The RNA shown here (Bacterial RNase P class A) has 387 nucleotides and comes from a Planctomycetota bacterium.
Of the family's consensus pairs, 98% are formed in the model.
A source record names the gene rnpB.
NCBI's taxonomy places the organism under Bacteria, Pseudomonadati, Planctomycetota.
The sequence is in RNAcentral, with records from ENA.
Rfam family: Bacterial RNase P class A. It is annotated as a ribozyme.

RNA sequence: AGAGUGGGUUGGGCGAUCGCUGGCCGCUUCGGCAGCUGGAGGAAAGUCCGGGCAGGACAGGGCACGGUGGUGGCUAACGACCACCGGGGGCAACCUCAGGGAAAGUGCCACAGAAAAUAUACCGCCGAUGGUCCUUCGGGGCACAGGUAAGGUUGAAAUGGUGCGGUAAGAGCGCACCGCAAUCCUGGUAACAGGGUUGGCAGGGUAAACCCCACCGCCUGCAAUACCAAGCAGCUGGCCGAGCCUUCGGGCUCAUGACUCGGCCCGGGUCACAACAGCGGGUAGGUAGCUUCCCUUCGGGGAGAGCCGGCUGGCAACAGUCGAUCCAGAUAAAUGAUCGCCACCCUUUCGAGGGUACAGGACCCGGCUUACAGGCCCACUCUUUUC
Numbered sequence: 001a002g003a004g005u006g007g008g009u010u011g012g013g014c015g016a017u018c019g020c021u022g023g024c025c026g027c028u029u030c031g032g033c034a035g036c037u038g039g040a041g042g043a044a045a046g047u048c049c050g051g052g053c054a055g056g057a058c059a060g061g062g063c064a065c066g067g068u069g070g071u072g073g074c075u076a077a078c079g080a081c082c083a084c085c086g087g088g089g090g091c092a093a094c095c096u097c098a099g100g101g102a103a104a105g106u107g108c109c110a111c112a113g114a115a116a117a118u119a120u121a122c123c124g125c126c127g128a129u130g131g132u133c134c135u136u137c138g139g140g141g142c143a144c145a146g147g148u149a150a151g152g153u154u155g156a157a158a159u160g161g162u163g164c165g166g167u168a169a170g171a172g173c174g175c176a177c178c179g180c181a182a183u184c185c186u187g188g189u190a191a192c193a194g195g196g197u198u199g200g201c202a203g204g205g206u207a208a209a210c211c212c213c214a215c216c217g218c219c220u221g222c223a224a225u226a227c228c229a230a231g232c233a234g235c236u237g238g239c240c241g242a243g244c245c246u247u248c249g250g251g252c253u254c255a256u257g258a259c260u261c262g263g264c265c266c267g268g269g270u271c272a273c274a275a276c277a278g279c280g281g282g283u284a285g286g287u288a289g290c291u292u293c294c295c296u297u298c299g300g301g302g303a304g305a306g307c308c309g310g311c312u313g314g315c316a317a318c319a320g321u322c323g324a325u326c327c328a329g330a331u332a333a334a335u336g337a338u339c340g341c342c343a344c345c346c347u348u349u350c351g352a353g354g355g356u357a358c359a360g361g362a363c364c365c366g367g368c369u370u371a372c373a374g375g376c377c378c379a380c381u382c383u384u385u386u387c
Base pairs, nucleotide, nucleotide: 001383002382003381004380005379006378007377008376009375010374012342013341014340015339016338017337018336020039021038022037023036024035026033027032041358045369046368048367049366050365051364052363053221054220055219056218060266061265062264063263065217066216067215068214069213070084071083072082073081085099086097087096088095089094100212101211105210106209107206108205109204122152123151124148125147126146129145130144131142132141133140134139160178161177162176163175164174165173179201180199181198182197183196184195185194186193187192225288226287227286228285234279235278236277237276241254242253243252244251245250256272257271258270259269260268261267292303293302294301295300304326306325308323309322310321311320312319313318343356344355345354346353347352
C1' cells in the first nucleotide's frame, strides 16, 4: 500500500417564522388566551420465541399433542447469549451445521447396473484336481465339471483402503501401515483428544422418514381485566329428589342435571323458577388499566429481571457492589412545514450542480430475524514493498 475477517457507534447540526400535543400554573365572555416545561427507534418493523401482568381459578394428576437436542456455563426465562468439542468450507483471520440413537422395530435408496440384502456373475481370470481329444509320451489343445470376485462396466453408494508376498488364478489367504471392534492408561468438570495392547475383524446410507431416548410445555390475552352510568317488555323449552337444622325468613350435605377449566379421562369451580338453547324488545356513554410503583410531616424515604457510569471477580456471556437518574402516553390517533447557513457524500469544464438512508409507538420487558445512502472508531488475517 492492497485484499479481507470480526465487532462497536452515529445516522444530521444551528437560527428564524408558523403549526401540533402531554403536564404544571394564571386568567377567562367558557369559545379560549398567556407563561414555563416535556414530546418516537436501532430497528418502533415482523409477530418468530421467552416472560411480567390480568382473568378462567382455590388449583392439580395422567394420556394425547407440541417444542428443543454435542458438552459446560449464564439468565426471571427462552429455541436466545458465552466458551469449548466434533463434522464441513476457507491459505488464514473466521464462517457454518435441524450436531442424541441405525445393535428396539418398520420403511425407503428412482434410473442404470450382474447385483442395493435371504445379495449376486454381465465382460472377464484360472482350469492345478476330475473330464475329454491329440501325442514324437516331453507334452499340447478344449473349457465341460469346478474355482474366483483381484481387473473392467453401472451408480451418490458395490462386501474395508494402499503396498508387498503368496496362489492354477485370486481373496486378510499372510504381513506392514491406515481403518474397525474390544480393553487399558494419560489429560480434561464434560463433550472429547492422545497413546498402549489384543483381535483378521465388516454390507452401507437415510431419523428437517415413521420411531426410540432425554428434557420442557395449562389456556386466553390490554379488544385482558376492574368500576361507574344508561336501559331493560316478554314468550317457549328446561325445572328431578333425599336427609339434617331452623328464630319458619332460610341454611347445610348428598344425589341428579346444565355450564365451565385448549382435546380426552380423573379431579375441581358456578348454578338449581338458575344456567343453557330458541324467538323477540331496549340501552351502549365514560373512568381506570395508560406509564415507573408505594409511603409521606411534601423536606424526602423505600422498591425495581429499569436505563446509565465507576470499581471488583470472570477467557466471556454475566454477577456483585457503589453512585446518579426516573425521560411519549395518543384514542381515528400528537413532534410537522418553509427559509437561510453549516456538516457529510458524489460529479466537475473548478463556474458550480446534485444528493443525504431504513423508517414512526399503543400494556411493559429480554431476545431473534429482516431493512438501512453515508460517516467515524477498534482488533485481527493474508499478499507485496521498504527500513